The RNA shown here (transfer RNA) has 74 nucleotides and comes from a Promethearchaeota archaeon. The sequence is in RNAcentral, with records from ENA. NCBI's taxonomy places the organism under Archaea, Promethearchaeati, Promethearchaeota. It matches the Rfam family "tRNA". The family's RNA type in Rfam is transfer RNA. RNAcentral records the identical sequence in 2 taxa.

């Protein structure tokens, strides 16, 4: 330099193909319950969607251009 694969809450992922409500596990906070603490139940907060720009009524999702990681080739 080339070729594919990704980049979404503190972290792992799904939602992208075929455009309209960001979902799920763990983690955390708050209550129950316990002598206390696990473990279970209840509610809760947290994601400029890797950045920019196009399209459109409407972009996590289509187009375009940059940046990153991860593996292959050279």
């Nucleotide at each position: 330099g080339c070729c594919a694969a990704g980049g979404u809450g503190g972290c792992g992922u799904a939602g992208c193909c075929c455009g309209g409500g960001a979902a799920c596990g763990c983690a955390c906070c708050a209550g129950a319950c316990u002598g206390a603490a696990g473990a279970u139940c209840u509610g809760g907060g947290u994601a400029u969607c890797g950045g920019g720009a196009g399209u459109u009524c409407a972009a996590a999702u289509c187009u375009c251009c940059c940046c990153c990681u991860u593996g292959g080739c050279a």